A computed fold for a 74-nucleotide RNA from Alloscardovia macacae, annotated as transfer RNA. Its mean pLDDT, the model's own confidence on a scale to 100, is 83.

[in-house]
RNA sequence: CGGGCUAUAGCGCAGCUUGGUAGCGCGCCUCGUUCGGGACGAGGAAGUCGCGGGUUCAAAUCCCGCUAGCCCGA
Numbered sequence: 001c002g003g004g005c006u007a008u009a010g011c012g013c014a015g016c017u018u019g020g021u022a023g024c025g026c027g028c029c030u031c032g033u034u035c036g037g038g039a040c041g042a043g044g045a046a047g048u049c050g051c052g053g054g055u056u057c058a059a060a061u062c063c064c065g066c067u068a069g070c071c072c073g074a
Base pairs, nucleotide, nucleotide: 001073002072003071004070005069006068007067010026011025012024013023020057028044029043030042031041032040050066051065052064053063054062
């Protein structure tokens, strides 16, 4: 320098192909159950979807550029 993959809640990830309410597990908070805890059950909070721009009625998703990490090549 060129190419590929990855970036989404505190952590691990799905959703992207096929644009249409942002989800799952663990964790956290509240309540129930218990003498209490754990386990279990019910409810809840938490997201500029890496950054900037474009297309569109509508973008995590499509297009362009950039950043970071990993891999391959030179």

The sequence is in RNAcentral, with records from ENA and Rfam.